[in-house]
RNA sequence: GGAGAGGUGGCAGAGUGGUCGAAUGCGUCGGUCUCGAAAACCGAUAUGCCCGCAAGGGCAUCGAGGGUUCGAAUCCCUCCCUCUCCG
Repeated sequence: GGAGAGGUGGCAGAGUGGUCGAAUGCGUCGGUCUCGAAAACCGAUAUGCCCGCAAGGGCAUCGAGGGUUCGAAUCCCUCCCUCUCCG
């Protein structure tokens, strides 16, 4: 230099146009149980901005930036990063 695969919540990882901010598992937090723990079960669990006294609600974000579309994590373009192969 060329080709291919990949980048998704704290971690792993599914989703390849339509209520999908997003399954599932792990982790973490709270609860039940226990003398106490473990296990099990139940619930919760990304970040930023905005509104609200609060409860709560809205919008944006799937590596970054553009584009297509009524609608994009998903399609197209450029760039960045990781892995594999070829030279």